[in-house]
Context: one part of a larger RNA
RNA sequence: UGACGGGGACCCGCACAAGCGGUGGAGCAUGUGGUUUAAUUCGAAGCAACGCGAAGAACCUUACCAAGUCUUGACAUCCCAAUGACGUGUCCGUAACGGGGCAUUCUCUUCGGAGUAUUGGAGACAGGUGGUGCAUGGUUGUCGUCAGCUCGUGUCGUGAGAUGUUGGGUUAAGUCCCGCAACGAGCGCAACCCUUAUCAUUAGUUGCUACGCAAGAGCACUCUAAUGAGACUGCCGUUGAUAAAACGGAGGAAGGUGGGGAUGACGUCAAAUCAUCAUGCCCCUUAUGACCUGGGCUACACACGUACUACAAUGGCGAUAAACAGAGUGUUGCGACACCGCGAGGUGAAGCUAAUCACAAAAAAUCGUCUCAGUUCGGAUUGUAGGCUGCAACUCGCUUACAUGAAGCUGGAAUUGCUAGUAAUCGCGAAUCAGAAUGUCGCGGUGAAUACGUUCCCGGGCCUUGUACA
Numbered sequence: 001u002g003a004c005g006g007g008g009a010c011c012c013g014c015a016c017a018a019g020c021g022g023u024g025g026a027g028c029a030u031g032u033g034g035u036u037u038a039a040u041u042c043g044a045a046g047c048a049a050c051g052c053g054a055a056g057a058a059c060c061u062u063a064c065c066a067a068g069u070c071u072u073g074a075c076a077u078c079c080c081a082a083u084g085a086c087g088u089g090u091c092c093g094u095a096a097c098g099g100g101g102c103a104u105u106c107u108c109u110u111c112g113g114a115g116u117a118u119u120g121g122a123g124a125c126a127g128g129u130g131g132u133g134c135a136u137g138g139u140u141g142u143c144g145u146c147a148g149c150u151c152g153u154g155u156c157g158u159g160a161g162a163u164g165u166u167g168g169g170u171u172a173a174g175u176c177c178c179g180c181a182a183c184g185a186g187c188g189c190a191a192c193c194c195u196u197a198u199c200a201u202u203a204g205u206u207g208c209u210a211c212g213c214a215a216g217a218g219c220a221c222u223c224u225a226a227u228g229a230g231a232c233u234g235c236c237g238u239u240g241a242u243a244a245a246a247c248g249g250a251g252g253a254a255g256g257u258g259g260g261g262a263u264g265a266c267g268u269c270a271a272a273u274c275a276u277c278a279u280g281c282c283c284c285u286u287a288u289g290a291c292c293u294g295g296g297c298u299a300c301a302c303a304c305g306u307a308c309u310a311c312a313a314u315g316g317c318g319a320u321a322a323a324c325a326g327a328g329u330g331u332u333g334c335g336a337c338a339c340c341g342c343g344a345g346g347u348g349a350a351g352c353u354a355a356u357c358a359c360a361a362a363a364a365a366u367c368g369u370c371u372c373a374g375u376u377c378g379g380a381u382u383g384u385a386g387g388c389u390g391c392a393a394c395u396c397g398c399u400u401a402c403a404u405g406a407a408g409c410u411g412g413a414a415u416u417g418c419u420a421g422u423a424a425u426c427g428c429g430a431a432u433c434a435g436a437a438u439g440u441c442g443c444g445g446u447g448a449a450u451a452c453g454u455u456c457c458c459g460g461g462c463c464u465u466g467u468a469c470a
Stems, first nucleotide, its partner, number of pairs: 001470002003467003007464002010461004015454002019418005026309002029306005034300002042053002064295003068291003073125001077124002079121005087104006106115003127284002130282003136278002138273003141269001143267001148187006154163003167178003193261004198229007207219003232255001235249005311411001315370004328359003333352002337348004377408001382403007424446007
């Protein structure tokens, strides 16, 4: 100087407390451990691994296993030779790949040749999701959006170092003010950026308006999207040290960083990743490389994590009509509408490269019924018959109809999220994607309770004190 203390003082955070809802019990989805297996590919491991890499394993993916195959190779450059091709179509054969037959068949040219392609040969080499993240780059997590981390000159100290950065106030903040052997500066904080809340101006179609509908008209309103205005403790009062600031008030759409996002200092954990990629070294080279078929990654006495659905009446079911979103996506696509089908869906097909057309029905809400039951709760499991995608749904997809109708009556110890348009609850969309979400990422609808406070638990900041430690 740090680090640590079941030392002290001060401060903060859904840290506790006050509340609301969960997890832990059930079924199922998914990930992991374990076990099993020919293989169940690999990585991730307290917080900060475990719906994580994976924004989507039937084949492919795929790295794993079994069988069948190749050896200058599936991929690249260089050399030599051959062919007029390569490819496409078709036939034979094979589990498939590899293999064989037939037909058809290049471009430019100074006609010497050149180029592209394929096949064969020689070796230089290719190739490796093989090892090492404790050799590395790059990227990322974490403490933590915590308020800290440093430097120059000066001064003090023999020196390591100190000072500044401590002190008195204040702040979300090393934020600002005052004081001070310090005076300044840098990286962080804040602001500048995006979005949302109000208004004005400009612009007006595909949007909006009057209407039962259309034509036609208009741009006030909604909206769209560009430019501005607006919020700064600016104004008033009280407190304060005459300061910084705090509290109350006015005006205002908005009030004290207005709400949300992006933004992550010096560093810590030899944290994660050699399997995104790149890369040193080591290792394999008729195999640890490459091709293909089938299987596996989907196994199942069990254990754990994260979700979903429930156990019901603040509910289930039904009907008839009828109500209200936002944000997205669409031409190998979205598909209105009509007909067929109980339905999933099928057949035909308008419109739309989208403020025009479509996905698209928003759902919770309202009305009737059920009357407390393992039920008209709950939907697992199983049977039969179908539909869709796709060469192909047996291993191993999703979905429809009918039948079946399991556990479960609110969950021990323990543990977790959340302070406002939040929790809770309700549906909608997108990426990936042929198909395959209860996951992920977004969007809006309805919309609470509580916070006395900082004694205690956890984490953090600053000052101080002690020293088993460096």
The part of an RNA shown here (small-subunit ribosomal RNA, 3' major domain) has 470 nucleotides and comes from an uncultured bacterium. The coordinates come from a structure-prediction model, not an experiment, and the mean pLDDT is 82.